The prediction has a mean pLDDT of 80. Transfer RNA from Caulobacter sp. AP07, 84 nucleotides, folded computationally. The sequence was found in a public genome assembly. The organism belongs to Caulobacter, within Bacteria.

RNA sequence: GCGGGCGUGGCGAAACUGGUAGACGCAACGGACUUAAAAUCCGUCGGCCGCAAGGCCUUGCCGGUUCGACCCCGGCCGCCCGCA
Numbered sequence: 001g002c003g004g005g006c007g008u009g010g011c012g013a014a015a016c017u018g019g020u021a022g023a024c025g026c027a028a029c030g031g032a033c034u035u036a037a038a039a040u041c042c043g044u045c046g047g048c049c050g051c052a053a054g055g056c057c058u059u060g061c062c063g064g065u066u067c068g069a070c071c072c073c074g075g076c077c078g079c080c081c082g083c084a
Stems, first nucleotide, its partner, number of pairs: 001083007010026003019067001028044005046057004060076005
């Protein structure tokens, strides 16, 4: 240099015929139980704004197509594999 695969909350990981983004697990936080803890059970858990109701943004980054994009297209960045 060429070809291929991958990039999704703090971590792992789903969503594939384009139709609610983040299921599920781990971790964390709050609570119950306990003399206390562990285990177990219940709840919360991307970011910003807001007293709240709610609103906006978010799938590596920037654009494009589309009524609608994690998904399709272009460019770029990073990691892995192969070829030279």